This is a predicted structure of a 71-nucleotide RNA (c-di-GMP-I riboswitch aptamer) from a soil metagenome.
It matches the Rfam family "c-di-GMP-I riboswitch aptamer". Its family is annotated with cyclic-di-GMP binding in the Gene Ontology.
Its mean pLDDT, the model's own confidence on a scale to 100, is 85.
The model forms 100% of the base pairs in the Rfam consensus.
RNA sequence: GCAAACCCGCUGAAAGGCGGGGACGCAAAGCCACCGGUCUAAAGCGAGGAGCCAUGACAGCGGGGUCGCCA
Numbered sequence: 001g002c003a004a005a006c007c008c009g010c011u012g013a014a015a016g017g018c019g020g021g022g023a024c025g026c027a028a029a030g031c032c033a034c035c036g037g038u039c040u041a042a043a044g045c046g047a048g049g050a051g052c053c054a055u056g057a058c059a060g061c062g063g064g065g066u067c068g069c070c071a
Base pairs, nucleotide, nucleotide: 001026002025006021007020008019009018010017011016024060030066031065032064034063035062036061037058038057039056044052045051
C1' cells in the first nucleotide's frame, strides 16, 4: 500500500461486480482471460423434464505475458 470472511446499499438471470463498513491474509492481492482449472446457465439445445452448453464470470486457483514496488 492492498483488503478475505461477514454486514449494509446498488447492480446482474445467476455466478459475480461496484460503493461503504470490516481485516483473513498478500512484497505485485497492480494490469491482461493467452493455456489449464473453477463457478454460473439467462438465451439456445433437449421433450415444457433430467441434462448439456459461455457468448457471462473468477487475476485472492496454477502457469504465462506486461508495467512496476519492497527487501